Source information
Model confidence (mean pLDDT): 84 of 100. The RNA shown here (c-di-GMP-I riboswitch aptamer) has 88 nucleotides and comes from an uncultured Gallionellaceae bacterium.

Formats: sequence, structure tokens, C1' cells
RNA sequence: GCAUGAGAAAGGCAAACUCUGCCGAAAGGCGAGGACGCAAAACCACCGGUCUACCUGGCUUAUGCCACACGACAGCGGGGUUGCCAGC
Repeated sequence: GCAUGAGAAAGGCAAACUCUGCCGAAAGGCGAGGACGCAAAACCACCGGUCUACCUGGCUUAUGCCACACGACAGCGGGGUUGCCAGC
């Protein structure tokens, strides 16, 4: 330098779920427990995708319904940056 390796070693992260927990309208996030899995399941919302709909707009007699990110997801994919050990 390559990004080849989960059948190596040392380690790392942490799905679902749970909590007389916290934040949020929600999606979701944080904390603790817990491990489904992950060779980048480390970081980044640039591109596609997905989720929610407070606000806003429209419809409706009403209850409500529809549309919509300025919100969210990096463990959906692409892309960018960095990286342990082994191998070449």
C1' cells in the first nucleotide's frame, strides 16, 4: 500500500426484548440489563430508499382522512473518511 480473511489470537460493537428510567407529537434517540448478529454493525445524511407527520395545506356535518420534512434510520443500499490483527 491492498481491503483478501468470522474456522486464528487479542479485542470491539450490540438486534429483538425488558425497565415504577429519561427526551420527543411520533418515528426514533439516550441510560441500564440482554445478545440476534456484524471484518468496519467505527464516523459522516452527499445520492437513492424507508419510517414518522408536530407545524402547514386540502377534504369532511363531526369523528377524522389525505398530502407534506425543517424530524429520523449509518444494523437498507451506494458513496466519502479512518482503522486492530493476520495475509499478500